[in-house]
Molecule: transfer RNA
Organism: Candidatus Woesearchaeota archaeon CG10_big_fil_rev_8_21_14_0_10_32_9
RNA sequence: GCGGGUAUAACUCAGCCUGGUUAGAGUGCGGGUCUCAUAAGCCCGAAGUCCCGAGUUCAAAUCUCGGUACCCGCA
Numbered sequence: 001g002c003g004g005g006u007a008u009a010a011c012u013c014a015g016c017c018u019g020g021u022u023a024g025a026g027u028g029c030g031g032g033u034c035u036c037a038u039a040a041g042c043c044c045g046a047a048g049u050c051c052c053g054a055g056u057u058c059a060a061a062u063c064u065c066g067g068u069a070c071c072c073g074c075a
Base pairs, nucleotide, nucleotide: 001074002073003072004071005070006069007068010027011026012025013024020058029045030044031043032042033041051067052066053065054064055063
């Protein structure tokens, strides 16, 4: 230099192909319940510019273009 992959909550990931109501799960965190107490279980809650920028559209995490970071392969 060329090609491919990944980027969404503190962490691990789904959702993207086929655009559409307020963006989800588990873990972790906070509160409650239970217990003599702790853990486990159960209930509730907070937490996200969906990597960045632009474009298309009534509407973009999702489509298009450019960029950044990391991983793999080729040279």